[in-house]
RNA sequence: GGGCCCAUAGCUCAACGGUUAGAGCAGUCGGCUCAUAACUGAUUGGUUGGGGGUUCGAAUCCCUCUGGGCCCACCA
Numbered sequence: 001g002g003g004c005c006c007a008u009a010g011c012u013c014a015a016c017g018g019u020u021a022g023a024g025c026a027g028u029c030g031g032c033u034c035a036u037a038a039c040u041g042a043u044u045g046g047u048u049g050g051g052g053g054u055u056c057g058a059a060u061c062c063c064u065c066u067g068g069g070c071c072c073a074c075c076a
Stems, first nucleotide, its partner, number of pairs: 001072007010025004018056001027043005049065005
């Protein structure tokens, strides 16, 4: 330098272009216990990496930038 893939909650991940973006873990407040763990109820948490575009409507499609991963090539 060329190609491909990925970026969504604190973490791991879902989500057909269409209702209010969800689940598990974690956090918080309880229940249970002498107490802790385990178990269990409720609950908090999101500029879907940044910008732009298409569309009646975008996490989803297109362009660009940023970051990460893989492969190839080149130089040494």
The RNA shown here (transfer RNA) has 76 nucleotides and comes from a Capsulimonadaceae bacterium.
Rfam family: tRNA. By type it is a transfer RNA. Rfam's curators write: Transfer RNA (tRNA) molecules are approximately 80 nucleotides in length.
The prediction has a mean pLDDT of 82.
The sequence is in RNAcentral, with records from ENA.